Context: one part of a larger RNA
RNA sequence: GGCGUACGGUGGAUGCCUAGGCACUUGAAACUGAAGAAGGACGCAACAAACGGCGAAACGCGACGGGGAGUGGUACGUACACAAAGAUCCGUCGAUAUCCGAAUGGGGAAACCCGUCAUCUGUAAUAGGAUGGCAUCCAUGGAUGAAUCCAUAGUCCAUGAGAGAGGUACCCGGAGAACUGAAACAUCUAAGUACCCGGAGGAAAAGAAAACAAAAGUGAUUUCCAUAGUAGCGGCGAGCGAAAGGGAAGGAGCCCAAACCAUCUCUAGAGAUGGGGUUGUAGGACCACGAUAUGGCAAGAGGAUUGUUAGGAGAACGGCAUUGAAAGGCCGACCGUAGGGGGUGCAAGUCCCGUAUCCGAAAACGAUGUGAAGCCUAGUGGGAUCCUGAGUACGGCGAGACACGAGAAAUCUUGUCGGAAGCAGGCGGGACCAUCCGUCAAGGCUAAAUAUAAACAAGUGACCGAUAGCGAACCAGUACCGUGAGGGAAAGGUGAAAAGAACCGCGGGAGCGGAGUGAAAGAGAACCUGAAACCGUAUGCCU
Numbered sequence: 001g002g003c004g005u006a007c008g009g010u011g012g013a014u015g016c017c018u019a020g021g022c023a024c025u026u027g028a029a030a031c032u033g034a035a036g037a038a039g040g041a042c043g044c045a046a047c048a049a050a051c052g053g054c055g056a057a058a059c060g061c062g063a064c065g066g067g068g069a070g071u072g073g074u075a076c077g078u079a080c081a082c083a084a085a086g087a088u089c090c091g092u093c094g095a096u097a098u099c100c101g102a103a104u105g106g107g108g109a110a111a112c113c114c115g116u117c118a119u120c121u122g123u124a125a126u127a128g129g130a131u132g133g134c135a136u137c138c139a140u141g142g143a144u145g146a147a148u149c150c151a152u153a154g155u156c157c158a159u160g161a162g163a164g165a166g167g168u169a170c171c172c173g174g175a176g177a178a179c180u181g182a183a184a185c186a187u188c189u190a191a192g193u194a195c196c197c198g199g200a201g202g203a204a205a206a207g208a209a210a211a212c213a214a215a216a217g218u219g220a221u222u223u224c225c226a227u228a229g230u231a232g233c234g235g236c237g238a239g240c241g242a243a244a245g246g247g248a249a250g251g252a253g254c255c256c257a258a259a260c261c262a263u264c265u266c267u268a269g270a271g272a273u274g275g276g277g278u279u280g281u282a283g284g285a286c287c288a289c290g291a292u293a294u295g296g297c298a299a300g301a302g303g304a305u306u307g308u309u310a311g312g313a314g315a316a317c318g319g320c321a322u323u324g325a326a327a328g329g330c331c332g333a334c335c336g337u338a339g340g341g342g343g344u345g346c347a348a349g350u351c352c353c354g355u356a357u358c359c360g361a362a363a364a365c366g367a368u369g370u371g372a373a374g375c376c377u378a379g380u381g382g383g384a385u386c387c388u389g390a391g392u393a394c395g396g397c398g399a400g401a402c403a404c405g406a407g408a409a410a411u412c413u414u415g416u417c418g419g420a421a422g423c424a425g426g427c428g429g430g431a432c433c434a435u436c437c438g439u440c441a442a443g444g445c446u447a448a449a450u451a452u453a454a455a456c457a458a459g460u461g462a463c464c465g466a467u468a469g470c471g472a473a474c475c476a477g478u479a480c481c482g483u484g485a486g487g488g489a490a491a492g493g494u495g496a497a498a499a500g501a502a503c504c505g506c507g508g509g510a511g512c513g514g515a516g517u518g519a520a521a522g523a524g525a526a527c528c529u530g531a532a533a534c535c536g537u538a539u540g541c542c543u
Stems, first nucleotide, its partner, number of pairs: 001542009015528001016493002020464002022461006030452001031166002039100003042055003046078002050074002052059001061094006070082003105114003115134007136163002138160007170201001171199004181188001185235001211218002222249004232240002253445003256389001260275007280423001282388004286382004295376003302370001304368006311359003317332004333350002335339001341353003394418008404430001425440005480487002500527001503514004
C1' cells in the first nucleotide's frame, strides 16, 4: 500500500409523518371608491425586533346579543393587572381611523415640502398653534359681461352620496400580429386568436319581427341537445362550416317621436312643458256613440314566512393482564336517525371535540309571496283630411361582416358620390321580374334561463408527500441578483410530556466526562430513522 473483517466519524439518501399544495364537485354569494377605495408608509404593548391586530380614542372605545371560567395574540418569561357586579372570546351595529395613494389647495424624488380663507387660540406686536374649507370636468340654477346696439363668447358663484380610481376570471366595443398548417409559398390557415386600449355589471350582450316559413304554419331574445361534420364555402388544396324545422331550460312585455289640443317663451315659425298617442287582419289623430270597469306593475312603506351573519342540546363501558403509556389482547356489557372525521402516552361507536337529529337572534342583510300609497291599462262605428322616425332606404365605386374567399351573391355595416316613396305607401322571401305570402326600417327600455374566477362554506380524490406538491408546508414573491423592466432561491420532524440536563470535574472557550430526567439521550436541541460516496481506528492475509 492492497483486499477483507470489526467498530466508528462524516453525510443526509431511504422509511414513516404532515402543518402545505393540486384538481374537482356542490352550495351560497358577487362589485368597492371623493362619506377618500384597492394597496401601502409610519406608528401603537411594562419590557416589543418580526408577523398578525389596531390607528395619536392606536394589542384597542361604545351599544346590543351570544357565552360561562379563566384572561392580557403568535409567545411557553418576569412584573403588574382584569374576571360570577360575568372578564378574555364570538357575532351585529356604531365611534375613532396619522400620512401616502384616483389623491383633489399648490408643489413633489409616494408616505414629504409650501400656502391661502373663515373661526378659535396665542403674542406688546409679528410669529406660532387648532379645526374646517379651497383640484378638474360635467350637470343644474344664478350673477356678471367683450369685439358689437341687442345679444353671444368669456368670467364668477351656488348646488350635486355626479364623474375620476380599483377589481383573478367572465362580458361588450376599438385596434390587431406572427410562428404555424397548406408537408415549399403568395389567396387561404393560424384568427378576429395572442397582445394593447376603452367601457360596464354582478353578470354582460341580445331582445319584442321592415323575422322565419311555404299553399301548412310559427310567433322577442338567450342557452343546451340534436339537425350535422349535413347544406354549403374552399389555390374546390389545407381546411372552414351553418340555418330552418324538432326536443329541452326559461318565459314578459313595454315606452317615446309625430298628427291634434293647451300653456309659456322668444319671436314670425319655431322652442320648452303638459295632455294625447305608439301599430301592420294597419294603427292613431279627428268626428259620433259609449264607459270609469277590468287587469297588471320590472317602482314600493309595513307586516308575515324563511335564510345568512354568534350559538345551544346531543345516546352508549367497565374489568383483568402486558406495556413507559392501551385505544391493541382476553372477559363481560351498552348506544345507534349518531359505526363521518379529528384528538387522547399504541389500533377508541360508548374518554375528549364532535357526528345524526332537534332547537336558537336584541341587531344587520338577503329571499319568497302578500301588499298601503303610487303608476299603467279598455270599446264600437265613420273614412273626407292629417300623422306614422330622410341626407334615411336604395343605387354606383371601395371595403368589412355574414359558414358563404366577388361568386349567379341575396342579407347586414359604411369610407365616398348620388339619392327616394311616404299608406293608392315601403321592405323581405339568396341575382332579377311577375304572382303570392310575410312584415312595417331609418328612436328607446326590458327580468329569467347563460358565462366566470378571486373571496366564503361543505366535501371528494386508483392526486403529491418536502429534489414531490404552488415559486413559496418554514415570517416567500422573502433573502439575494439586476440601473431597470425583471429574475428569484435554499430552508419541515427532540420527546407522550421540556420532564430541555440542578450539582460536580476537566477546559480560556467550544466541548467532554459524571450525576439527574426519560421507555429510550446510540431521542441532548448541529436533536426520528440515519443508506452510499468520503475519512479513520483495530486486526487477518498478501506485497